[in-house]
RNA sequence: AGAGUUUGAUCCUGGCUCAGGAUGAACGCUGGCGGCGUGCUUAACACAUGCAAGUUGAACGGUCUGCUUAGGUAGACAGUGGCGCACGGGUGAGUAACGCGUAGGUGACCUAUCCUUUAGUGGGGGACAACUCAGGGAAACUUGAGCUAAUACCGCAUGAGCUUGUGUUUGUUAGAGGGGCACAAGGAAAGCAGCGAUGCGCUGAAGGAGGGGCCUGCGUCCGAUUAGCUAGUUGGCAAGGUAAAGGCUUACCAAGGCGAUGAUCGGUAGCUGGUCUGAGAGGACGAUCAGCCACAUUGGCACUGAGACACGGGCCAAACUCCUACGGGAGGCAGCAGUGAGGAAUAUUGGGCAAUGGCCGGAAGGCUGACCCAGCAACGCCGCGUGGAGGACGAAGGCUUUCGGGUUGUAAACUCCUUUUCUGGGGGACGAGGAAGGACGGUACCCUAGGAAUAAGUCACGGCUAACUACGUGCCAGCAGCCGCGGUAAAACGUAGGUGGCGAGCGUUAUCCGGAUUUACUGGGCGUAAAGCGCGCGCAGGUGGUUGAGUAAGUUGGGUGUGAAAUCUCUUGGCUUAACUGGGAGGGGACGCUCAAGACUGCUCGGCUUGAGGUCGAGAGAGGGGUGCAGAAUUCCCGGUGUAGUGGUGGAAUGCGUAGAUAUCGGGAGGAAUACCAGUGGCGAAAGCGGCGCCCUGGCUCGCACCUGACACUGAGGCGCGAAAGCGUGGGGAGCGAACGGGAUUAGAUACCCCGGUAGUCCACGCUGUAAACGAUGUGAACUGGGUGUUGGCGGUAUGAAUUCCGUCGGUGCCGUAGCAAACGCGAUAAGUUCACCGCCUGGGGAGUACGGUCGCAAGGCUAAAACUCAAAGGAAUUGACGGGGGCCCGCACAAGCAGCGGAGCGUGUGGUUUAAUUCGAUGCAACGCGAAAAACCUUACCUGGGUUUGACAUGGACGUAGUAGUGAACCGAAAGGGGAACGAGCCUUCAAGCAGCGUCCACAGGUGCUGCAUGGCUGUCGUCAGCUCGUGCCGUGAGGUGUUGGGUUAAGUCCCGCAACGAGCGCAACCCCUGUCUUCAGUUGCUACCGGGUCAAGCCGAGCACUCUGAAGAGACUGCCCAGGAGAACGGGGAGGAAGGUGGGGAUGACGUCAAGUCAGCAUGGCCUUUAUGCCUGGGGCUACACACGUGCUACAAUGGCCGGUACAAAGGGCUGCAAACCCGUAAGGGGAAGCCAAUCCCAAAAAACCGGCCUCAGUUCAGAUUGAGGUCUGCAACUCGACCUCAUGAAGGCGGAAUCGCUAGUAAUCGCGGAUCAGCACGCCGCGGUGAAUACGUUCCCGGGCCUUGUACACACCGCCCGUCACACCACGAAAGCCUGUUGUACCUGAAGUCGUCUUAGGGCGCCCAAGGUAUGGCCGGUGAUUGGGGUGAAGUCGUAACAAGGUAGCCGUAGGGGAACCUGCGGCUG
Repeated sequence: AGAGUUUGAUCCUGGCUCAGGAUGAACGCUGGCGGCGUGCUUAACACAUGCAAGUUGAACGGUCUGCUUAGGUAGACAGUGGCGCACGGGUGAGUAACGCGUAGGUGACCUAUCCUUUAGUGGGGGACAACUCAGGGAAACUUGAGCUAAUACCGCAUGAGCUUGUGUUUGUUAGAGGGGCACAAGGAAAGCAGCGAUGCGCUGAAGGAGGGGCCUGCGUCCGAUUAGCUAGUUGGCAAGGUAAAGGCUUACCAAGGCGAUGAUCGGUAGCUGGUCUGAGAGGACGAUCAGCCACAUUGGCACUGAGACACGGGCCAAACUCCUACGGGAGGCAGCAGUGAGGAAUAUUGGGCAAUGGCCGGAAGGCUGACCCAGCAACGCCGCGUGGAGGACGAAGGCUUUCGGGUUGUAAACUCCUUUUCUGGGGGACGAGGAAGGACGGUACCCUAGGAAUAAGUCACGGCUAACUACGUGCCAGCAGCCGCGGUAAAACGUAGGUGGCGAGCGUUAUCCGGAUUUACUGGGCGUAAAGCGCGCGCAGGUGGUUGAGUAAGUUGGGUGUGAAAUCUCUUGGCUUAACUGGGAGGGGACGCUCAAGACUGCUCGGCUUGAGGUCGAGAGAGGGGUGCAGAAUUCCCGGUGUAGUGGUGGAAUGCGUAGAUAUCGGGAGGAAUACCAGUGGCGAAAGCGGCGCCCUGGCUCGCACCUGACACUGAGGCGCGAAAGCGUGGGGAGCGAACGGGAUUAGAUACCCCGGUAGUCCACGCUGUAAACGAUGUGAACUGGGUGUUGGCGGUAUGAAUUCCGUCGGUGCCGUAGCAAACGCGAUAAGUUCACCGCCUGGGGAGUACGGUCGCAAGGCUAAAACUCAAAGGAAUUGACGGGGGCCCGCACAAGCAGCGGAGCGUGUGGUUUAAUUCGAUGCAACGCGAAAAACCUUACCUGGGUUUGACAUGGACGUAGUAGUGAACCGAAAGGGGAACGAGCCUUCAAGCAGCGUCCACAGGUGCUGCAUGGCUGUCGUCAGCUCGUGCCGUGAGGUGUUGGGUUAAGUCCCGCAACGAGCGCAACCCCUGUCUUCAGUUGCUACCGGGUCAAGCCGAGCACUCUGAAGAGACUGCCCAGGAGAACGGGGAGGAAGGUGGGGAUGACGUCAAGUCAGCAUGGCCUUUAUGCCUGGGGCUACACACGUGCUACAAUGGCCGGUACAAAGGGCUGCAAACCCGUAAGGGGAAGCCAAUCCCAAAAAACCGGCCUCAGUUCAGAUUGAGGUCUGCAACUCGACCUCAUGAAGGCGGAAUCGCUAGUAAUCGCGGAUCAGCACGCCGCGGUGAAUACGUUCCCGGGCCUUGUACACACCGCCCGUCACACCACGAAAGCCUGUUGUACCUGAAGUCGUCUUAGGGCGCCCAAGGUAUGGCCGGUGAUUGGGGUGAAGUCGUAACAAGGUAGCCGUAGGGGAACCUGCGGCUG
């Protein structure tokens, strides 16, 4: 000293939380010793038992006992008397008060004991206890009669400087009851001890010390949702009372006194020194110790006394407890122990008066639960220990592991050493004064012996916050201070190992301060985060220009008093140290007294003019109120013309109109509002103000001088004004128009749109008092660069003038410097720099709500909480994404076209269903002729049945085995398998053996079992879209931006230009392949122009390599050239040349990334599961099922066709388990046959559409071919489930296909055939090849997808987003409520104990005032409870809608009013957020 937590990220605001310290603590786990402290915080609840205040025989009379020399003497005791019991000890209920603290006053007072001084102590008297006698009572206790003493009681004497009165004097700032003097009157006493000296007492007076009473200034918690309180109340006079002032009390008189500087009322609380915390200022607390106060079961009262209204005294009342013979009595632990109860919780019914202190006594001494000690408790602080040194490339065990190791860990063992502590033994204090006397205590301490011996836990280990792994668990169990962990790989749960922290303790809980500058005095804010009152006037208050003088209240300085001790800080001593404690010093706020200063503020007095105001002269203006007038328009009424519509909307309809509308012309009525001018123009404090004239009236500005002389600013309360809506009364009512009615829209439409329409809108008077009443910015004043508009004055300048320019004052805008600000932004009209005053804020929700008060006719306004709940709620800006926002631009995206699909039949895939099984996966685009480039068996993963267990396959180990490996006949079986005749090897060799094989066993194999959300790899998709980034620099607090945006251009982030950017990378393009032209080389198996041969014909042959072709290398195209355009650019348009022209055509090539996209069943792989089975083998079946639905294809529906015959032209491929010619057979599939070919040679191989000729003639047909029957062929172990093909026969649906939808821009679509992979066989699929060969594109408004820029955003899982309200359910707290019940308090009245006082008295007592408790009646306030009820909060998945966030699909929001299931809708006015 800070940290975590709002976001995708950022900055700010802001709350919550944590780390620190502390405690009279408690709880959990643990626990060795000592010292010093501390220990009912709750029930001021109730208390058994013991003890806590007595003492004095030297005040007195007596009784008893012992001793006695019988004279006495010693001791004990009840009583009379004295002193004490008012101290000490306890507690904190009450008390917000002169109670406490502090500083003073007392000239208004008291004071026993003690000290000092002074004066006295003479002489008498009468009683009452004890005791005796006689009674009452259960007891407590008590009655009567009689005797007696005193330092008990009472007169008398004396008495001053005492008291009282009178007179006089003195004194102080003042007054007084102060002091002095004189006179008069009044008023004392006690003795005891001692042989004595003398001592102790007693009485009066004065003084002191210490103690107290009373009074005063200042300080001393919260609430205004407590604003008025007060009748002895405030004052006076008189009297009474007191130690004493005083309404303290009484009578009379006056009507005062207190209060926003908070009275009264309510709540809470003993106050202080101090304690804890804090850098401090502060905040919280008030245990122990110390000072003061209050109380003693509750309430009242007095007595005694120096002192009490008395804790262990009294009386009375009340509650409670106890005793009782029922008549009556007794009691008070908030003393020390102790008990019960309460509680999370707090100790022994201990020892001693040895010390310190107290009371009594002459003393000895007695008493003392004050006190000193001990006991219990880790409750706290402090100190010590549980051992020290050595000891391994590191034991064992534990944990972990990548199996190598690592770690626990020098830790242990082991060796050497020590003895604090512990145990035994011995000695043994200080605390004590002249002798004796020590509870603690045989304690502290000392000596000695023994032996590592007797002694370690607890919490944490995701971040904050030091410390990590394994297993278990699987959103379960649980954790959690905040953020948050846990849904199968959890460093966050539980356990273990390890590690970290502290350590006789460690954690947790509770509370306080701190961090929190988060109430901000030190030290905060208010445009948008919470926060400026809607605006003004103004009392109190706060603040105040300039100058002189005085003063000294504030202020400052010096001196002085106080600020108890303890505590705190420093220093120095004592306990071994420390804690603890002794001495010394210091500090301290604050207060009193006193001296001084005179700047500043205040106060008093006197000036000044610049603040403020005024006079004069001008000026602008929708400033306000009243009254009159005007024209345009709407509507209505009357009349004319005129005829079928009009009106309205996205489109319609309701409505109006043939009873004549709309339209049009003329006339009239009435109400409201004032077009143009008109303007970020003007005026006003704000709300607000707009035709014109007149009347009344407020404010403002400018100019020249003059006048007053600080008269000023702000402003809590208060008063006034205050849009719209709304309310009351009365008018008015054209248009508009909540509500309402109707029509539409819609799933619905209580809305948006339309037709109507009432309140209202208008006027007068009164109320309401609120708005996004906003510049979301209080008022006033001063200061601080500029630029540019506009408005109202004035001055100057120029001009003939309008007017221009310059300056200045007042207003109103924009842009910007410095500065400020979280940023946005503000910026002389400040949100800058300052001053004065006011208002307001302190997390979100609950809530501007409830209750209370107050205002209002009401609606409602103002004031204004809490419980509970959340960890956020927010502001600004950033990057994305999104928008039923905008701009620009692409794409077979639309449009323009062509051909399809969707209808039919069939093929194929999928869903669904079925099934023993119909194995599994793929599921919008981007699954569905997909994995599968071939399911009859196999494949095959599925089902059923049969079988098998080291296994079908791999590696290692152990043991065993010998015609071993291998081939494997009979026989059984559906096969697998069993079975085993017979045949019969090999490598190595040291001739034992070993390898290989087989059998048994052990490790293990195996798994298409699960997890593609644990993964690798691969792939799809956006998308062949033009994007995605980096380095350095620059900008920004930062996220981030810039570059990459802009102007052009392109297919392209392609290129050019510009630019705080300059460069670069991955993409684009190019480089690669095919194809189009040419050249060169090469020339067989290809080719054939020339020459020759040859055939019916034929490159058939010789020959040749020119051509074609083949296949290798090159050339060619680059906007290179020309024209105009463009920016002298990039580039685009046109042209030439060229085989090809602006990327020539096609392919390969797929950036950063997205979709937890797909795949564990291609493969690989972590984890989990399985192991006589989820492995393996095998027969059969299934994957081919079939009411249905979808995708994708094939064939068609015919004449651009079908059929028959004839004729022509490809490319690219494949071929030895192969392709197969010719020829023969068969209608054909095919069979036979075999030449040739390992292929530019031979074969597959016929290309088909096309062309020529013929037939068919619009029909379910000579279209179409499904289906079915029969017969065949081929492959194969085998075509039943379940192959393909052929022939004959059969001849279904189908006549161009609804909504919807796919492909394609040129050698493309369409159409025609050919080949290949897979493959025994099976192709309408897939992958290739060539033949024939179109149409259309105006264009980019719209649909879809995409790119760039921009804008809004409450989205960031990113619009498949977010989110609002009703309703339903559960839980929680709160409000209201007929009432019911405590508590507290007021008023009136009744009754009234004890007692003081008064009065009377026959002296016994009676009466009276006051008054505690009690009662009756009726209020106030707080609280509890309450059927029911109201909203609020919270909750994983409920219901209804879609209000808000994008133009959120009707822009939103504010106030108000009405309406509606609900969010909301509509009207009026306002705001831009």
Background: The RNA shown here (small-subunit ribosomal RNA) has 1473 nucleotides and comes from a Nitrospiraceae bacterium. The prediction has a mean pLDDT of 85.